[in-house]
Predicted 3D model of a 73-nucleotide RNA (transfer RNA) from a Planctomycetota bacterium.
RNAcentral holds the sequence, with entries from ENA.
The source organism's lineage runs through Bacteria, Pseudomonadati and Planctomycetota.
Rfam family: tRNA. It is annotated as a transfer RNA. Rfam links the family to the GO term triplet codon-amino acid adaptor activity.
RNA sequence: GGCCAGAUAGCUCAGUUGGUAGAGCAUAGCACUGAAAAUGCUAGGGUCCCCAGUUCAAAUCUGGGUCUGGCCA
Numbered sequence: 001g002g003c004c005a006g007a008u009a010g011c012u013c014a015g016u017u018g019g020u021a022g023a024g025c026a027u028a029g030c031a032c033u034g035a036a037a038a039u040g041c042u043a044g045g046g047u048c049c050c051c052a053g054u055u056c057a058a059a060u061c062u063g064g065g066u067c068u069g070g071c072c073a
């Protein structure tokens, strides 16, 4: 330098044909307990890597860029 894959909650990851974003773990509160653990219920937490474009509407499509991993040279 070229090619491929990836970037979404604190962490690990889903997200279908473009229609207003979720799970598990973690955290907080409550229930339970003599007190904890475990368990159950509830809640908070998001610039979907960045910029631009297409569209009534973009995490999703298009172009460019950044970073990470792999392959080739």
Stems, first nucleotide, its partner, number of pairs: 001072007010025004019056001027043005049065005